Molecule: RNase P RNA; transfer RNA
Organism: Tepidiformaceae bacterium
Order: sequence, then structure tokens, then C1' cells
RNA sequence: UCAGUGAGCCGGGUGACCGCUGCGAGCCUGGCUCGUAGAGGAAAGUCCGGGCUCCACCGGGCAAGGGUGCCGGGUAACGCCCGGGCGGCGCGAGCCGACGGAAAGUGCAACAGAAACAUACCGUCCUUCCGCAGUUGCGGACGGAUAAGGGUGAAAUGGUGCGGUAAGAGCGCACCGGCGUGCUGGUGACAGCGCGGCCGUGCAAACCCCACCCGGAGCAAGGCCAAAUAGGGGAGGAGGGCGCCCGGCCCGCUAUCACUCCCGGGUUGUGCCGCUAGAGCGCCGUGGCAACACGGCGCCCAGACAGAUGGUCGCCAUCCUUCCGCUAGCGGAAGGAUACAGAACCCGGCUUACAGGCUCACUGGACCA
RNA sequence: GCCCUCAUAGCUCAGUCGGCAGAGCGCGUUCUUGGUAAGAACGAGGUCUCCAGUUCAAAUCUGGAUGAGGGCUCCA
Repeated sequence: UCAGUGAGCCGGGUGACCGCUGCGAGCCUGGCUCGUAGAGGAAAGUCCGGGCUCCACCGGGCAAGGGUGCCGGGUAACGCCCGGGCGGCGCGAGCCGACGGAAAGUGCAACAGAAACAUACCGUCCUUCCGCAGUUGCGGACGGAUAAGGGUGAAAUGGUGCGGUAAGAGCGCACCGGCGUGCUGGUGACAGCGCGGCCGUGCAAACCCCACCCGGAGCAAGGCCAAAUAGGGGAGGAGGGCGCCCGGCCCGCUAUCACUCCCGGGUUGUGCCGCUAGAGCGCCGUGGCAACACGGCGCCCAGACAGAUGGUCGCCAUCCUUCCGCUAGCGGAAGGAUACAGAACCCGGCUUACAGGCUCACUGGACCA
Repeated sequence: GCCCUCAUAGCUCAGUCGGCAGAGCGCGUUCUUGGUAAGAACGAGGUCUCCAGUUCAAAUCUGGAUGAGGGCUCCA
């Protein structure tokens, strides 16, 4: 200096005037004045996990449905985060993984091909026979042997090489591959070494098996006040409160009350609470590779309700274009542009969108000293 | 806020238990007719909304994005 990788941050600032909302104080009672605070890293998608609220009668067992899926750790928890293992991609820094099981069972693999849970289509070798030739040879028929070679295919009885054989084959050997097993290291996933034999493929984002986890709704949850009306009518009904079973408890039972279904009635508020002090944020220290945990100090940072946080002007900042001075560069002037995008109960994540810019660490290439 | 469905030829829709993407209407050409319509024959027309993934193979299975549409919500 060019090209990359990973992480963090900003993404407008400021002044004036006017206008909003919350809180506090004063005055005053229609309200006014002062002070103070006032959208996000994603507020988004609604993909996950919770806090909180209400419902489910209690206990034990079973089932259905759903979710996650290598190991260890973190967390309130998670399908998230950190660290590691294995596999793949990359020269590398690094990135990705839907990562348990195909030997519990069932299922699928079209077309092509002789054949896709099973191999003789071609080819090769051997015995016998026939024809040609006349040493060895060529062609054909029956039989036997053969998965080394060829074709088809995504995939065809582990791969390469040497030996061996009538020709071949793990038939034998060497090196790989996978499987089983013993030892060593590691909390573990796994790794290394030795021994044995060479077992017919892939798909579980196919059904499934295994391990672990999960009650249902959601702030339009749920409470309070105010207002109005019809505590109305009809049918069923001896059982009901559980998806199933057992036990307990509660409500009800010959019709007025459990429970179920149907018809009908009232209400729609410039209402209040929930509603913001939190698994909160910042800094420092200790422990830890880290995620994070513990301790100390400091801070309060929107709570709206047809829904506030805005409008105008000026200056500054960043970028682009043009011009001037000028050696690169820097300075000045003019014009234009400034991304994605708005809280609605609140958090922890994931995913997606984003003009422009800053910082740190690392990798590769070129050059200089 | 919560839940559900859809997107395929110019138009209306099948295909979604994974194996070369179809039907009707419309369009074009030819036959027939004096000329049309109708009828008959032939034909063209498709990155299956987009991206990524699984698989030998994806409209179909999985994840994400975009667009279109539908349902629920108060009182005893």
C1' cells in the first nucleotide's frame, strides 16, 4: 500500500423561535408560569424463551400432540450464547453444519441398465465337439469357472499397487478405508497405538426408534368505577367437576337451582388502574480461555390513548459534483444529498433492512528500509 | 395482539402421498364457406412469487423474504 477476516461503535450535532406529552414546584381553579425528561439498533418479522395476569378441584399412573438433538459450560429460560470435538469449504485469518440411530421394524430409489436387498449383458479362462488353417492359431455350440476389465447409472459385493492363478477374487502381502475389540490420554464428545477379520449402497428436512423438555390462553391478559337493562324465556337433565384409569374432595339428584344446548335483553365511557425502578444501565476490582458470575461505587434514561416526542431558520459535521489557489496533499467557494426506519405490558435472544463513517486485532500479496 | 389460507401458460384453475408440468378459454396456421361464425386438425406459449438448503432428482420436503386475502377480541 492492495485485497480480505473477525469484533465493537456512530448513524447527525448545536442555537433561537413557536407547538406538544409526562413528572415536580408555585400561583390559581377555564388554567398559567418555571424547571426537568421525551423513539430504536433494529422500535420491524411474530421465529423462540420467560416475567406478569386469569383459567384448569387435588394426588398417582397412562396416553395423545408438540419441540430439541455431538460434548462440556453459561443463563430465569430457550430452538439462544461461549468453549471444544468431528465433518465440509477456504492459500490463510476464518466460515458453515438440520451433528443421536440405517445392526428394532416398515418404506422409497423414476429413467437407464442384464441386474438396485440382488448380480453372468458383454468380456476372460478351461474340458468336450464341429469347421478353417496346418506348431502355438481363428470362428462356432454345450457345460463349468470368474465380479479383475467394459457398458448403464447418483449409487453395482471397500480402494491403489505387487504377487499368485487356467483366468480371476483379500486368495496372500503393503499402505489407506470402515467395523469389532484391548490399552493409554481426556469430565466428555473423541484422539492415539496394538490385534482381528474384509461384513452388499444411499435416504430418517421418509414413517419411525432412542434421550431430554413441554398445562391452556394472552395486556384487546386481568381488576375498579360509572351507566343502562330482563336475576328474562324454552328444551334436556341424574349426574357433573378429568383425553383415559385409580383414590380423595366439592356441587347436585325425581324436578325451582349441578351440568349442556337454544332464543332473547343491556352496554360501547373525551373513565381510572394494570403502565414502567427493571433477571435495569455505566465504571472499577476479583475469578474464568470465554460466555458470564460475585463484590464495590454511581445513575434514573418516554409511558402516549385515534395515540405526544414536531415545525421553521441559521451554523457545524459527513459524502458527492463543479470551480479557484496549489507539487502530492491541503485550503476556500457554490450547489445537492444524509440510510433502514416510529415505542403501545416488559425483558433475554434469533432473523431481516440499512446511504455514509470510525476504531481495534488478525490473514494473504507487492514494495521499501 | 393472536390464528389461518393462497401465489402455476395471456385468463380461470388441476397437479402438492418427490421422478421430463397439464386442462378449458384465448392466440396463430390450415381445411371448410361467396364471406363470417361454428366445427375439425396442427402448433406456439412456463426460471411453478423470490432466495437458500435436503436429495441422484423439488411446483411438491425444510428454513427465510415479498405480496394478496380471511377469522377472533366487551358485560352476566